Predicted 3D model of a 1464-nucleotide RNA (small-subunit ribosomal RNA) from an uncultured prokaryote. It matches the Rfam family "Bacterial small subunit ribosomal RNA".
[in-house]
RNA sequence: GAUUGAACGUUGGCGGCAGGCCUAAGCCAUGCAAGUCGAGCGGAAACGAUGGGAGCUUGCUCCCAGGCGUCGAGCGGCGGACGGGUGAGUAACGCGUAGGAAUCUACCCAGUAGCGGGGGAUAGCCAGUGGAAACGCUGAUUAAUACCGCAUACGCCCUACGGGGGAAAGGGGGGGAUCUGGAGACCUCUCACUAUUGGAGGAGCCUGCGUUGGAUUAGCUAGUUGGUGAGGUAAAGGCUCACCAAGGCGACGAUCUAUAGCUGGUCUGAGAGGACGAUCAGCCACACUGGGACUGAGACACGGCCCAGACUCCUACGGGAGGCAGCAGUAGGGAAUAUUCAGCAAUGGGGGAAACCCUGACACAGCCAUGCCGCGUGUGUGAAGAAGGCUUUCGGGUUGUAAAGCACUUUCAGUGAGGAAGAAACGGCAGCGGUUAAUACCCGCGGUCUAUGACAUUACUCACAGAAGAAGGACCGGCUAACUCCGUGCCAGCAGCCGCGGUAAUACGGAGGGUGCAAGCGUUAAUCGGAAUCACUGGGCGUAAAGCGCGCGUAGGCGGUUAGAUCAGUCGGGUGUGAAAGCCCCGGGCUCAACCUGGGAACUGCAUUCGAUACUGUCUGACUGGAGUAUGGGAGAGGGCAGUGGAAUUCCACGUGUAGCGGUGAAAUGCGUAGAUAUGUGAAGGAACAUCAGUGGCGAAGGCCGGCUAUCUGGACCAAUACUGACGCUGAGGUGCGAAAGCGUGGGGAGCAAACAGGAUUAGAUACCCUGGUAGUCCACGCCGUAAACGAUGUCAACUAGCCGUUGGGGGGCUUGUCCCCUUAGUGGCGCAGCUAACGCGAUAAGUUGACCGCCUGGGGAGUACGGCCGCAAGGUUAAAAUUCAAAUGAAUUGACGGGGGCCCGCACAAGCGGUGGAGCAUGUGGUUUAAUUCGAUGCAACGCGAAGAACCUUACCUGGCCUUGACAUCCUGAGAACUUUCCAGAAAUGGAUUGGUGCCUUCGGGAACUCAGUGACAGGUGCUGCAUGGCUGUCGUCAGCUCGUGUCGUGAGAUGUUGGGUUAAGUCCCGCAACGAGCGCAACCCUUGUCCUUAGUUGCCAGCACGUAAUGGUGGGAACUCUAGGGAGACUGCCGGUGACAAACCGGAGGAAGGUGGGGACGACGUCAAGUCAUCAUGGCCCUUACGACCUGGGCUACACACGUGCUACAAUGGCCGGUACAGAGAGUUGCGAAGCGGCGACGUGGAGCUAAUCUCGCAAAACCGGUCGUAGUCCGGAUUGGAGUCUGCAACUCGACUCCAUGAAGUCGGAAUCGCUAGUAAUCGCGAAUCAGAAUGUCGCGGUGAAUACGUUCCCGGGCCUUGUACCCACCGCCCGUCACGCCAUGGGAGUGGGUUGCACCAGAAGUGGCUAGUCUAACCUUCGGGAGGGCGGUCACCACGGUGUGAUUCAUGACUGGGGU
Repeated sequence: GAUUGAACGUUGGCGGCAGGCCUAAGCCAUGCAAGUCGAGCGGAAACGAUGGGAGCUUGCUCCCAGGCGUCGAGCGGCGGACGGGUGAGUAACGCGUAGGAAUCUACCCAGUAGCGGGGGAUAGCCAGUGGAAACGCUGAUUAAUACCGCAUACGCCCUACGGGGGAAAGGGGGGGAUCUGGAGACCUCUCACUAUUGGAGGAGCCUGCGUUGGAUUAGCUAGUUGGUGAGGUAAAGGCUCACCAAGGCGACGAUCUAUAGCUGGUCUGAGAGGACGAUCAGCCACACUGGGACUGAGACACGGCCCAGACUCCUACGGGAGGCAGCAGUAGGGAAUAUUCAGCAAUGGGGGAAACCCUGACACAGCCAUGCCGCGUGUGUGAAGAAGGCUUUCGGGUUGUAAAGCACUUUCAGUGAGGAAGAAACGGCAGCGGUUAAUACCCGCGGUCUAUGACAUUACUCACAGAAGAAGGACCGGCUAACUCCGUGCCAGCAGCCGCGGUAAUACGGAGGGUGCAAGCGUUAAUCGGAAUCACUGGGCGUAAAGCGCGCGUAGGCGGUUAGAUCAGUCGGGUGUGAAAGCCCCGGGCUCAACCUGGGAACUGCAUUCGAUACUGUCUGACUGGAGUAUGGGAGAGGGCAGUGGAAUUCCACGUGUAGCGGUGAAAUGCGUAGAUAUGUGAAGGAACAUCAGUGGCGAAGGCCGGCUAUCUGGACCAAUACUGACGCUGAGGUGCGAAAGCGUGGGGAGCAAACAGGAUUAGAUACCCUGGUAGUCCACGCCGUAAACGAUGUCAACUAGCCGUUGGGGGGCUUGUCCCCUUAGUGGCGCAGCUAACGCGAUAAGUUGACCGCCUGGGGAGUACGGCCGCAAGGUUAAAAUUCAAAUGAAUUGACGGGGGCCCGCACAAGCGGUGGAGCAUGUGGUUUAAUUCGAUGCAACGCGAAGAACCUUACCUGGCCUUGACAUCCUGAGAACUUUCCAGAAAUGGAUUGGUGCCUUCGGGAACUCAGUGACAGGUGCUGCAUGGCUGUCGUCAGCUCGUGUCGUGAGAUGUUGGGUUAAGUCCCGCAACGAGCGCAACCCUUGUCCUUAGUUGCCAGCACGUAAUGGUGGGAACUCUAGGGAGACUGCCGGUGACAAACCGGAGGAAGGUGGGGACGACGUCAAGUCAUCAUGGCCCUUACGACCUGGGCUACACACGUGCUACAAUGGCCGGUACAGAGAGUUGCGAAGCGGCGACGUGGAGCUAAUCUCGCAAAACCGGUCGUAGUCCGGAUUGGAGUCUGCAACUCGACUCCAUGAAGUCGGAAUCGCUAGUAAUCGCGAAUCAGAAUGUCGCGGUGAAUACGUUCCCGGGCCUUGUACCCACCGCCCGUCACGCCAUGGGAGUGGGUUGCACCAGAAGUGGCUAGUCUAACCUUCGGGAGGGCGGUCACCACGGUGUGAUUCAUGACUGGGGU
């Protein structure tokens, strides 16, 4: 996607045509579904007509008459074997298809010949009688187309070929002559009947082929298979029986088991197929369950019978009755399937001569959107683009010409009126023809007349009125057409798969809008498709699932060259068949369609026949190329058996010899003074065979004492000829071999060595290491039968480029060599084409083909369970299911990672110097506390961080007070200049009172700024979300990387470039290269510093000249120097030598102030961390609005058991203290820096010069140096803490500032584990300045002074870069992931057993029935010699047999305390 006998949810206007218990073959109330014939018979219960009679109530009742129409019950005939239902059983000659011979056939058709004459009964009826009933019994009497003989016998049947046997029925209509007392005989027509033949249709039987799954069903079978004979049947036949033989079926799947009616066809599919077998049609089977026969042409019989069983009903308890899987219908089951309708009008069937009767077959109607088909629910116009809804960027957009309005139409439904076809047979009338003696009768033909309609208020047509009565359901994340808002917040929910939902959900719920369908729309279930995902068409097996461990070989499959024959396969033609319906094509009929109908095609099949003969098969003959045999060679760890050799280990004996040996990363256990180890000699014993030795050899594989010798033996190879003549390949079963370990029996045992013991290691160490050590390893015999038994590659054969090795054999060449070439059989490495998903394979194929075998079909469960087979056992082999997941897997790619590898770098380690961690204090954080201790930052990359500075303010926090258009912005209205003074209340905010003041511009209307009041739009928020964001920032990391275009390679992800060889600080540069270029990074350009030159000299400078001072560039002057600040120069591996590849570059040197980036700074690629920040700012969404906004007071952010980070000061003598002396740089300053002078011990005060700064001020730099003192002490170290007294800033130093002085004088004597910084003007050390700032640095940012040590080196730690490798990781190793245990759930195996189903065998039993036997009993027809007989019934008995029972097996299902593993 298509489909359905569907169901469910929801909605529902009409019509046509179809369809409608798929489940309980479960139980059934009620009605109907098979009768008919009086023209077969005896008859007359009922009804009617007619006639007669009686009673009377004058129109009713009763009686009589089979004379009439008819007809209950009965006898008889035909039909109840059809039609209708259902699918339980059945895996079968049941069905389908094609054939066959040994048969039957009522009614029907055609032919032939008949239909003569007798007899005895019996229902009904009547009488009696039993029983509740159902139903009988006895007696008397009666008919037939009922029954039985006799006669006849053209066909017919039997036969021994002589012969023998066997039939019948009448009824009805009509009738001229003749006969007759009557009835009738007789004639004729017709129906029926008898015998027989043929046909048609029907039925039975037999055969070939086809017809589901399971081998965890492998053997089945005694009437079984065949024969002879007999019986039996309609008929062949073990169908049955007796005897004889021992057969028959089966791997081409018997038997058993499960499931199933089969087919035409239906659905799907391009087809091949797959699934199904409702409706319609053919066949079969069944009729409550099981068995049985009877009748009949036909049955073992749905609405017949008998018996048994279960169930239901009736009963007077003694007995009886029943069978909807017919049509309706009821209850039940179920997700689910209709009316207890009308009619025989049509079609068909039964009976009948017919009329006619019967017919739940059928034809119709009813119910149901169950399906298919058709129609409608209006049409045109209509922009103010109405209102409303939804949305919005607030402009609009959309719903939307949609609606309203205007103008039309009336299908369908409604009402009324009309109105076909389905109906012609039959029957009546007259005519013609046939028959006949006949103008009767009867039959046929056409003509005419009449009757018959369930459906039906039919189809159809017309009229009327009015847009009037008629639209829903699903979906809108992708697949898949269709998007927004709100609500919700991993909740509620959705979901076919992937997956949505944790505060901005196109995925949930609602709404608006949209999409696709439409009287339906969705969901569920089911089938096919897609699925080449069982692959015939049309797949695979090196690594994804998949080659048996390897041979030999049976069946089977396949098979070289050539000739002939044959024609089985194959191909072609004909014939028959392949039912109809359906599908398809062309027509026709309903207005169309669905539907119906006519014709054709098709039915791919089977059978038969005729032909063709290439190929295959078969048969016959031949051939040599496949295969094999013979001859001659050489190679080899091929196999079996026997013998033998030396080296080594170990043990033993003896000698020498002395204290250790042994072992390990280091040790210990162990051995040794009872003499080891070491060493010498001798002897014993077992196992294994150094060198040769090689991607060498041999073998089918496993594998191969790889010493040597002898012997037996298999195979391969080579050369040359000869021979056989397809003898071949593969190989299900089968059979043999088959490493190691293991098992059994008996040996053997040197070394090694599971188990075990001890010692170590370790958190532990049932391990790795060490010392010992038993099975075993070895031999013989026998089992086992598995391995990553691997080339993860089955065997055989053919073909398809090359190159290089190596082993065995043969040939050739010369230059005779350790040579070269050719060929053949092996064994290796590359590689073209080709193949492959890729990796790779590539004549030893995974290439191209052929033959045969084995195997696979998602992962787990599981190579497990159960069963079978094998085994002594261990176990092997064969081999599932329930259940669970949406994956599992292969190859390759980019990354990341590795206690992988290579190369390299970095204060990364190492080498050094100084610290932190211990003390006190400062500061930040955690924690705790609190009314609040506001918030943020949290590994590196938070923690002297935001904060370049919290007493108030800041301030966001807390307490209390207070305001509500608001502290702040814009707009509107009104008033007022703005502004200011003072007082009162209050903590202040605020409230009340009060003073001064009338400004600016103007076109004279007003305007601008400001203040107050009012109204509402709005303000406001340091409230939330840094995981909605912008911007900014940190980090990897100043690491050298990150990419692109085009090209090329690859199916692709991607690769290449960017890798490689060098080199660099660098992806820096060079060379090479399927790459060539380019971009962002690196470097450089920028700032600063280091040298020089030039220009300019004030506030800076002062060499020379002059003046002056106690002294000072103080002054004149100078422009040299320093310096200042503008411009330049200089450094580029430029030069030289060496190394390197003639490169890049590196090393050394020269010159130079500076040398290889000179030093420092700014500068931070693609990206990573949902890193940080909504509290700098901006901003979406959400939230608050007399408060989460605003103002004020006071408090808090400064708390303190404790823990951590960062610092300061120290612990002292390289020092402290005292005195003296010297040298900076860079900054700052008018609300400021503030000099001199004076006061104070001091902080500081006073003072105010000078300075908007190269001028003045801060401002005396300190360490250093010189001299003195202290003498290793808790000190003359250290300064915390505390007491007292002050200074300064500020409205205010209580909580809570800094500084000064006096006094006090804590811890601390160099710091555990651990850890940080630094490679040169660096560390260390010393001071100075600045920002912030009223005040408040041990912090931060700058400045200069003094000024080291060390780097062997890259093994290790950390971080990083490049290449490579492995990977089961990709949230990327802080990954992934295994097993036990604990808890819950699920399915399953075992299990003492237990309960059902099915079934085998043995036995018992034996209803009804059939058959055999039977003289117990009874007996109409026929025969009779009259005695009886023949025949028959009942009874008895035997055989077979259903139900039932007993015993013992098999199999299957359910269940079971407990238990095993498995899944989640």
RNAcentral holds the sequence, with entries from ENA. The coordinates come from a structure-prediction model, not an experiment, and the mean pLDDT is 85.